The RNA shown here (c-di-AMP riboswitch aptamer (ydaO/yuaA leader)) has 123 nucleotides and comes from uncultured Rossellomorea sp. The sequence is in RNAcentral, with records from MGnify. Its mean pLDDT, the model's own confidence on a scale to 100, is 80.
[in-house]
RNA sequence: CGCUGAAUCCGUCAGGAACGGAGGAUCCAAAGGAUUAUGUUUAAAGUAAUCAUGGGGUGAAGCCAAUUGGCCGGGAGACUUCUACCUUCCGAACCCGUCAGCUAACUCCGUAAGCGUUGUAGG
Numbered sequence: 001c002g003c004u005g006a007a008u009c010c011g012u013c014a015g016g017a018a019c020g021g022a023g024g025a026u027c028c029a030a031a032g033g034a035u036u037a038u039g040u041u042u043a044a045a046g047u048a049a050u051c052a053u054g055g056g057g058u059g060a061a062g063c064c065a066a067u068u069g070g071c072c073g074g075g076a077g078a079c080u081u082c083u084a085c086c087u088u089c090c091g092a093a094c095c096c097g098u099c100a101g102c103u104a105a106c107u108c109c110g111u112a113a114g115c116g117u118u119g120u121a122g123g
Base pairs, nucleotide, nucleotide: 001116002115003114004113008017009016010015018111019110020109021108022107023106028101033051034050035049036048037047038046054099055096056095057094058093062071063070064069072091073090074089075088076087077086081123082122083121084120085119
């Protein structure tokens, strides 16, 4: 100086702005994983036990088929931006803890970490 990312700026150093995320009404949407026992006219509801990696969040980081592919998604190629082509890289990790749909008011939280690229054409 640039890249991924919300992760920057100001400050009298208490905080503030900005950006980002979560929870949270009406309306709308949704309506309990399985098995067994009990219950019952038969069922259902309910109750009990057993089994199960229930459910959800940030993020592009997912889906399918099967042991290697496909579909799909994300980034970079230096003035900014859009489109097309080309090249190249990524599809992780972490968190909540049985619980959360959307969601006005309102409430709460984050501002890290890690890296080093220099194609073409048109607007």